[in-house]
RNA sequence: GAAGCUGGCCAGGCAGCCGCCGCUCGCGCAAGCGAGGGGAGGAAAGUCCGGGCUCCAUAGAGCAGGAUGACGGCUAACGGCCGUACGCCGUGAGGCGAGGAAUAGGGCCACAGAGACGAGUAAGCCGCAAGGUGGACGUGAAACGCGGUAACCUCCAUCCGGAGCAAGACCAAAUAGGGUAGCAAUGGCGUGGCUCGCGCUGCUACCGGGUAGGUUGCUUGAGCCUAGCGGCAACGCUAGGCCUAGAUGAAUGGCUGCCACCCGCACUGCGGGGACAGAACCCGGCUUACCGGCCAGCUUCAAUC
Numbered sequence: 001g002a003a004g005c006u007g008g009c010c011a012g013g014c015a016g017c018c019g020c021c022g023c024u025c026g027c028g029c030a031a032g033c034g035a036g037g038g039g040a041g042g043a044a045a046g047u048c049c050g051g052g053c054u055c056c057a058u059a060g061a062g063c064a065g066g067a068u069g070a071c072g073g074c075u076a077a078c079g080g081c082c083g084u085a086c087g088c089c090g091u092g093a094g095g096c097g098a099g100g101a102a103u104a105g106g107g108c109c110a111c112a113g114a115g116a117c118g119a120g121u122a123a124g125c126c127g128c129a130a131g132g133u134g135g136a137c138g139u140g141a142a143a144c145g146c147g148g149u150a151a152c153c154u155c156c157a158u159c160c161g162g163a164g165c166a167a168g169a170c171c172a173a174a175u176a177g178g179g180u181a182g183c184a185a186u187g188g189c190g191u192g193g194c195u196c197g198c199g200c201u202g203c204u205a206c207c208g209g210g211u212a213g214g215u216u217g218c219u220u221g222a223g224c225c226u227a228g229c230g231g232c233a234a235c236g237c238u239a240g241g242c243c244u245a246g247a248u249g250a251a252u253g254g255c256u257g258c259c260a261c262c263c264g265c266a267c268u269g270c271g272g273g274g275a276c277a278g279a280a281c282c283c284g285g286c287u288u289a290c291c292g293g294c295c296a297g298c299u300u301c302a303a304u305c
Stems, first nucleotide, its partner, number of pairs: 001301010012259007020039002023036005041276001045287002048285005053164004065160005070084005086097004100155002105153002107149003117145002124133003168216004178207006187201005223242008261273005
């Protein structure tokens, strides 16, 4: 210098103007106005795993069903992550991996081969014959043996109750309906031949449930940053510091200028470009999408000293 491998980080900055959604303070009877401060991501996505939290029924047992499967560790937990061994790929740094049981049982084993786990070809032998016995050579990944296959069913071990913030909790109209008490005609209507009885019907007050609507759950949390220590590592412990969206017809935007980066023309100017995407109870993972840029460690090849 070229080509790579692994891990991590960024996803433009500043200013001005015009807006949007919450919060705090002040003014105002109120509507509102003013000031201050805050306002998306590395994946907020897919909703694929795992947990927290909430309710159901106390969450316990069994069946069904599902998931996982080397060994050891990490973790709240996991199908995630780390380490080691093994197998495959790569010159290498490294990458990928489906791994318990085939003597419980069933299924399957292409082509070739007589035959693929049931059976049976040729010579030879027995038999008058039909047939029986026999099992070579060859084929094939495998030829009778404790064959292979569990990424076919299955068996074994371990784990999983269900539904989800539209969970759940609280406040609570109007109208309609329910219950209780009181009042009035001791009424009206129905049933009935009549009486009793039974049912329905009026007004007032109170009570309780539900709906609309509102409040809460709601963002301080397995939280983030820095340093030290332990550990190969994942990770853990200690100390210090920080507060970082919380909407609900759902905000988080637009324009202009300068600077930085990339590309082109050309020359110290002009033109162009900046992706994927976007919170909705929270968190740990995995997977997928993504213009590009930066950093660290390492490998191979070539050259020079």